Annotation: Transfer RNA from a Nanobdellota archaeon, 72 nucleotides, folded computationally. Rfam family: tRNA. By type it is a transfer RNA. Rfam links the family to the GO term triplet codon-amino acid adaptor activity. Taxonomically the source falls in Nanobdellota (Archaea, Nanobdellati). RNAcentral holds the sequence, with entries from ENA.
RNA sequence: GGGCCUGUGGUCUUACGGUAUGACGCUGCCAUGGCAUGGCAGAGGCUCCGCGUUCGAUUCGCGGCAGGUCCA
Numbered sequence: 001g002g003g004c005c006u007g008u009g010g011u012c013u014u015a016c017g018g019u020a021u022g023a024c025g026c027u028g029c030c031a032u033g034g035c036a037u038g039g040c041a042g043a044g045g046c047u048c049c050g051c052g053u054u055c056g057a058u059u060c061g062c063g064g065c066a067g068g069u070c071c072a
Stems, first nucleotide, its partner, number of pairs: 001071007010024003018055001026042005048064005
């Protein structure tokens, strides 16, 4: 330098083009003499950035950026 793949809360992840799902973690409450475990509730994301297509984009197209991988 070129090809391919990936980018979503703190982490991992779901999402036929139609107001983003769940798990872990975090906070509060309950239960215990206390811890662990468990139950209930809650906060936390406008989806890497920009442009385009569309009534509507996490999703499609283009260009960037970052990471991974292969080739040189």